[in-house]
Molecule: SAM riboswitch aptamer (S box leader)
RNA sequence: UCCUUAUCAAGAGUGGCGGAGGGAACGGCCCUAUGAAGCCACGGCAACCUGCGUUUGAAAGGUGCCAAAUCCGGCGGAAACGACAGAUGAGGA
Numbered sequence: 001u002c003c004u005u006a007u008c009a010a011g012a013g014u015g016g017c018g019g020a021g022g023g024a025a026c027g028g029c030c031c032u033a034u035g036a037a038g039c040c041a042c043g044g045c046a047a048c049c050u051g052c053g054u055u056u057g058a059a060a061g062g063u064g065c066c067a068a069a070u071c072c073g074g075c076g077g078a079a080a081c082g083a084c085a086g087a088u089g090a091g092g093a
Stems, first nucleotide, its partner, number of pairs: 001093008013042005021031003026073003043066003048062003052057001070085001075082002
């Protein structure tokens, strides 16, 4: 990078460094000097995988996550909803 598959309206942040961007892309709409991204420390959420327990719990380990529904929209549909795209886990090439 690609393929398969599950999930995506819930939940969870402070401090230090840093110094202008960020929310995937596009169009919106937002966040941001009352401090963006990023890095570090500590904390938290969750329960995909391993382990433990054993009937669905707990949270030790591996990931992940901690503004807004994946922030909203586009394509199909009157709508419900679905598709595409994306994110994360697990497995595979």